[in-house]
Molecule: c-di-GMP-I riboswitch aptamer
Organism: Pseudomonadota bacterium
RNA sequence: UGUUGAUCAGGGCAAACUCGUCGAAAGGCGGGGGCGCAAAGCUUCCAGUCUAAUGAGCCGGUCCGUUGGUUCGAUGACAGUGGGGUCGCCAAU
Numbered sequence: 001u002g003u004u005g006a007u008c009a010g011g012g013c014a015a016a017c018u019c020g021u022c023g024a025a026a027g028g029c030g031g032g033g034g035c036g037c038a039a040a041g042c043u044u045c046c047a048g049u050c051u052a053a054u055g056a057g058c059c060g061g062u063c064c065g066u067u068g069g070u071u072c073g074a075u076g077a078c079a080g081u082g083g084g085g086u087c088g089c090c091a092a093u
Base pairs, nucleotide, nucleotide: 002093003092004091005090012037013036017032018031019030020029021028022027035080041086042085043084045083046082047081048078049077050076055072056071057070058069059068060067061066
């Protein structure tokens, strides 16, 4: 340095659920919890998925201020969906 994760050490992270909190939501953060994880470290570059507040279209109401329904739509989110990029512990070879 490459490959691999059967074994060893120190350990690390933390799904569902739950409490608090932020958010329109998806979801985030913190506590409990522990399904799993050798990159379940970091990064939205590509694909995918989720949400739809602002906005746009359509239909309707209206006291003409605006308002109800519906569709579209990331600029929002997921790195524990896959790929890419990047950094890294131990062991074996």